[in-house]
């Protein structure tokens, strides 16, 4: 300098395929129930789509562009 890939709560992760349900789960956190207490266990809450921009009635999704991370190649 090219390619090809991935970016979603603190942390991991699913959803892209085929654009359409409150963006789902697990785990850490706050509250409760249970217990003599703790733990375990059940219940509830709160938290995310890497940034801009465009299609579209509707974008995490689909296109352009940027920014980061991994691989190739040169």
């Nucleotide at each position: 300098g090219g390619g090809c890939u991935c970016g979603u709560a603190g942390u991991c992760u699913a959803g892209u395929u085929u654009g359409g349900u409150u963006a789902g789960g697990a785990u850490c956190c706050g509250g409760g129930c249970u217990u003599u207490g703790g733990g375990a266990g059940c219940c509830u809450g709160a938290g995310a789509c890497c940034c801009c921009g465009g299609u579209u009635c509707a974008a995490a999704u689909c296109c352009g562009g940027g920014c980061g991370g991994g691989c190739c190649c040169a």

The RNA shown here (transfer RNA) has 74 nucleotides and comes from a Candidatus Aenigmatarchaeota archaeon.
Its Rfam family is "tRNA". From the family's description: Transfer RNA (tRNA) molecules are approximately 80 nucleotides in length. Rfam classes the family as a transfer RNA.
The coordinates come from a structure-prediction model, not an experiment, and the mean pLDDT is 80.